[in-house]
Context: one part of a larger RNA
């Protein structure tokens, strides 16, 4: 001199727009963050309608609206948090995979046909303090299972144009064999199965880049190939029986320490250096440690099982939980915010839809934490006023057009009328269309908010401070101190005329800030 996710001292009018646990991945009370679909399914615990019976208190009918648990479907792998770990294909950039997977979405074909047997719930019975558990009868499904058809899907021997990269691939063509499905319904449609392509989004593998220390020089036994074989969606010591003895290393292996990477960001004429808060991409984890389950997808933050350590209930038998989601609490720390509103827009999940669910998001609310802008007044006003401070003291110089006085504006604040934008719509109605959809009219949804703004009204009215003032570095004189008290970045100042200490007037720079301190270039 820049810059800062700062923080302390002083001192504060306003607005926009941005940022707010850098420290203890340290414990957490309490709310809420992930559900939906009755147009899959048996039903009806609560509401409300309607019927019926009534002693008028009530009580019964799943009829009807809808719907708690229940089974089933999708979703919960995403959206949100934090950087423990990790110096690694983890990340970054280039490739490739003739070694692979993809629910939902499109596009195209072809199918949806017959039958069975449980179970949850309900009902009853039992056991327990409590979570929750046993048994018994019975009941459905788009839950489950069996036959059938079937294909360019699988397997299995064949034939192989044509193409690659060695293993090899492959178009056509034939041959035996193995696998399906499910229905709803207002008849408008939505789904269910196979196969094939797309598109999304993932998995593998490789080249080249990515800390420090050589006061760390050797390391390695599934270690390095090889064969077969399991496994995986997929190649591979990924695992295993065998073989063989190699693999990596001063071009830095290997052991320690230290870190999440990147796009960026400060800094800087660049080269470079430092640097990874907020937003983007990618990774890792979710009390700690381990494993699998389901599933397209996970080895799952608010699923699940074993250990642990911790904290709670307990009738001592046994039981429950995991904020690094949003808030908030305690601790820690120099230091970091509300147990707010709101699904009105975006988006996201379920749902023919209506709509429900979303602490994503989009508001608001503290904090001068930072960046911009904005005002605390303008003119004119010399008796140079009073008072202060200074002198060479009846003077003079300064404070200073400064005040007072007189004339003007009203940003901004105060009141007071008005008042957006952000919203597009979808839905639903009419009409067109074979279907997808298309037109057309009116309606109706805003948290923020009566909030942005705009119009008036009165009145300078409601609004400045901090650092410094010996050089460096802009700005000086008097009083007190007297090597004391103190200053202080670096040089230095103080011992009796201190511009350097403290105070006063005066002054210089910045300004809703100003200065310290830590940190970087």
């Nucleotide at each position: 001199g820049g810059a800062u996710g700062a923080a302390c001292g002083c001192u504060a009018g306003c607005g926009g727009c941005a940022g707010g646990c850098c420290u203890a991945a340290u414990a957490c009370a309490u709310g809420c963050a992930a559900g939906u679909c009755g147009a899959g399914g048996g039903g009806c615990a609560g509401c409300a309608u309607u019927c019926a019976c009534u002693u008028c208190g009530g009580u019964g009918a799943g009829a009807u609206g809808g719907c708690g648990a229940c089974c089933g479907g999708c979703g919960c792998a995403c959206g949100g948090g934090u950087g423990c770990g990790u110096a690694a294909c983890g990340c970054g950039u280039a490739u490739g995979c003739a070694a692979c997977c993809u629910a939902c979405c499109c596009u195209u074909u072809a199918c949806u046909g017959c039958g069975g047997g449980a179970u949850a719930g309900c009902c009853c019975g039992g056991g327990g303090a409590a979570a929750c558990c046993c048994g018994g009868a019975u009941u459905a499904a788009u839950a489950c299972c069996g036959c059938a058809u079937g294909g360019u899907a699988c397997c299995a021997a064949u034939u192989g144009a044509g193409g690659g990269c060695a293993u090899c691939u492959a178009a056509a063509g034939a041959u035996g064999g193995u696998u399906a499905a499910a229905g709803a319904u207002u008849u408008a449609u939505c789904g269910g199965u196979a196969a094939a392509g797309g598109a999304u989004g993932g998995g593998c593998a490789u080249g080249c880049g990515u800390g420090a220390c050589a006061u760390u020089a050797g390391u390695u036994a599934g270690u390095u190939g090889g064969u077969g074989a399991g496994g995986u969606a997929a190649c591979g010591g990924c695992u295993c029986a065998c073989c063989a003895a190699g693999a990596c290393g001063a071009c830095g292996a290997u052991g320690u320490c230290u870190a999440g990477g990147g796009g960026g960001u400060c800094u800087g004429a660049g080269a470079g250096g430092a640097u990874g808060a907020u937003c983007c991409c990618c990774c890792a984890c979710a009390c700690u440690g381990g494993c699998a389950c389901u599933g397209a997808g996970a080895u799952a933050c608010g699923g699940g099982c074993c250990a642990g350590a911790c904290u709670c209930c307990u009738a001592c038998g046994g039981g429950a939980g995991g904020c690094a989601g949003c808030a908030g609490u305690a601790g820690g720390g120099a230091a970091u915010a509300u147990u707010g509103g709101u699904c009105a827009a975006u988006g996201g999940g379920c749902g023919a839809a209506a709509g429900c669910c979303u602490g994503a998001a989009c508001c608001a609310g503290c904090c001068a934490u930072g960046c911009c802008g904005c005002g605390u007044g303008c003119a004119g006003g010399a008796a140079g006023a009073c008072g202060g401070c200074c002198u060479u003291c009846u003077g003079g110089g300064u404070u200073g057009u400064a005040a007072a006085c007189u004339g003007c504006u009203u940003u901004u604040a105060u009141c007071a009328g008005g008042g957006a934008a952000c919203a597009a719509a979808a839905a639903g109605c009419u009409c067109c269309u074979g279907c997808g959809g298309g037109a057309g009219a009116a309606a109706u949804u805003g948290c923020g908010u009566g909030u942005a703004c705009c119009u008036g009204a009165a009145g300078a009215a409601u609004a400045a401070g901090g650092a410094c003032c010996g050089g460096c570095u802009a700005a000086c004189u008097c009083c007190g101190u007297g090597c004391c008290a103190g200053c202080a970045g670096c040089c230095g100042c103080g011992g009796u005329a201190a511009u350097a200490c403290g105070g006063a007037g005066g002054g210089u720079c910045c300004a809703a800030g100003c200065g310290u301190u830590g940190u970087c270039c």
Small-subunit ribosomal RNA, 5' domain from an uncultured Bacteroidota bacterium, 521 nucleotides, folded computationally. RNAcentral holds the full RNA, with entries from ENA, Greengenes and SILVA. Rfam family: Bacterial small subunit ribosomal RNA.